[in-house]
């Protein structure tokens, strides 16, 4: 850059010691009952992988399972909420944008 998906899911463990929830503002959390982190452990199926299958002469390209052999990736709160923009009495609510993560 393209393009898929982001409302599910995951720990009473060790370490370790002060902040932390991406950034910028406003909220609202979360954290010495030990948070962010690291390691173990899970959780989950995006690529791989294995087994059904449809389509093609074929090179291939779909779909369904499955959860291991590997690569990633997550494990508070919707991607914690708001921030543009439609809607509304106000709200719910729909988009975007901004981000994450996979694949290319």
């Nucleotide at each position: 850059c393209u393009u898929a998906u982001c409302a599910a899911g995951a720990g009473u463990g060790a370490c370790g010691g002060a902040g932390g929830g991406a950034a910028c503002a406003g909220g609202c959390c979360c954290u010495g009952u030990g948070a962010u982190g690291u390691c173990c452990g899970g959780c989950a199926a995006c690529c791989u992988g294995c087994g059904g299958u449809g389509c093609g002469c074929g090179a291939g390209c779909g779909c369904c399972g499955u959860g291991u052999u590997g690569g990633u990736g997550c494990c508070a709160a919707u991607u914690c909420c708001u921030g543009c923009g439609g809607g509304u009495u106000a709200a719910a609510c729909c988009g975007a944008a901004a981000g994450a993560u996979g694949a290319g």
This is a predicted structure of a 104-nucleotide RNA (SAM riboswitch aptamer (S box leader)) from Candidatus Heritagella intestinalis.
The coordinates come from a structure-prediction model, not an experiment, and the mean pLDDT is 81.
It matches the Rfam family "SAM riboswitch aptamer (S box leader)". Gene Ontology term of the family: regulation of gene expression.